Model confidence (mean pLDDT): 80 of 100.
A computed fold for a 75-nucleotide RNA from an Alphaproteobacteria bacterium, annotated as transfer RNA.
RNAcentral records the identical sequence in 5 taxa.
Taxonomically the source falls in Alphaproteobacteria (Bacteria, Pseudomonadati, Pseudomonadota).
RNA sequence: GGACCCAUAGCUCAAUGGUAGAGCAUUCGACUCUUAAUCGACAGGUUGAAGGUUCAAGUCCUUCUGGGUCCACCA
Numbered sequence: 001g002g003a004c005c006c007a008u009a010g011c012u013c014a015a016u017g018g019u020a021g022a023g024c025a026u027u028c029g030a031c032u033c034u035u036a037a038u039c040g041a042c043a044g045g046u047u048g049a050a051g052g053u054u055c056a057a058g059u060c061c062u063u064c065u066g067g068g069u070c071c072a073c074c075a
Stems, first nucleotide, its partner, number of pairs: 001071007010024004018055001027041004048064005
């Protein structure tokens, strides 16, 4: 320098272009003499950034940023 893949809740991951969800963790409650385990409930998101297409974008297109894999180069 070239090609490809990934980026969504604190973590691991879903989501057919049509109101962003689950598990775990946190918090609260039940249970228990207490803790753990178990059960229940609440909360938690500018979907990496900026544009574009569309009635409507996490999803499609472009650029950029960060991470990863492979190829080339090694003056």